[in-house]
RNA sequence: GAUCCCGUGGUCCAAUGGUACGACACCUGUGUGACAUGCAGGAGACGAUGGUUCAAUUCCAUCCGGGAUCA
Numbered sequence: 001g002a003u004c005c006c007g008u009g010g011u012c013c014a015a016u017g018g019u020a021c022g023a024c025a026c027c028u029g030u031g032u033g034a035c036a037u038g039c040a041g042g043a044g045a046c047g048a049u050g051g052u053u054c055a056a057u058u059c060c061a062u063c064c065g066g067g068a069u070c071a
Stems, first nucleotide, its partner, number of pairs: 001070007010024003018054001026042005047063005
């Protein structure tokens, strides 16, 4: 330098046009002498900016970051 892939709560990950799933962690309650487990509930995310669309996490462009292959 070229081509390709990835970016989603604190961490890991799913969904790929119709208001984002789940696990762990966290908080509250319950429970216990106390802690843990269990049970019930809660908060928390689409890398950035534009474009297309009635509607964008999803499609397109640019940028940012990470990775692979080739040179």

The RNA shown here (transfer RNA) has 71 nucleotides and comes from Planctomicrobium sp.
RNAcentral records the identical sequence in 2 taxa.
The sequence is in RNAcentral, with records from ENA and MGnify.
The source organism's lineage runs through Bacteria, Pseudomonadati, Planctomycetota, Planctomycetia and Planctomicrobium.
Rfam family: tRNA. Rfam links the family to the GO term triplet codon-amino acid adaptor activity.
The prediction has a mean pLDDT of 83.